[in-house]
Model confidence (mean pLDDT): 80 of 100.
The RNA shown here (c-di-GMP-I-GGC riboswitch aptamer) has 76 nucleotides.
It was read from a public genome assembly, where an Rfam model found it.

RNA sequence: UCCGGUCCCGGCAAACCCGCCGCGAGGCGGGGACGCAACGCCACGGGUCUUCAGCACGAUAGCCGGGCUGCCGAAG
Numbered sequence: 001u002c003c004g005g006u007c008c009c010g011g012c013a014a015a016c017c018c019g020c021c022g023c024g025a026g027g028c029g030g031g032g033a034c035g036c037a038a039c040g041c042c043a044c045g046g047g048u049c050u051u052c053a054g055c056a057c058g059a060u061a062g063c064c065g066g067g068c069u070g071c072c073g074a075a076g
Stems, first nucleotide, its partner, number of pairs: 002076001003073003011036002016031006034062001040068003044065003047060003
């Protein structure tokens, strides 16, 4: 470095429940763990969703790609 996540040190947290915010997708906080080595961060491209007569605006980084950063090294 590739690669890996069985070891070490730690981290995040789906569904569901409660509260608040939002027209909504959804977000934030608390509880809770299905999962995750990028399930850390960024809406740049595509997808999906919301709204709409149609656009626009918007949501999603736990849909995929891309960019930036990052723990460990047991086995190979």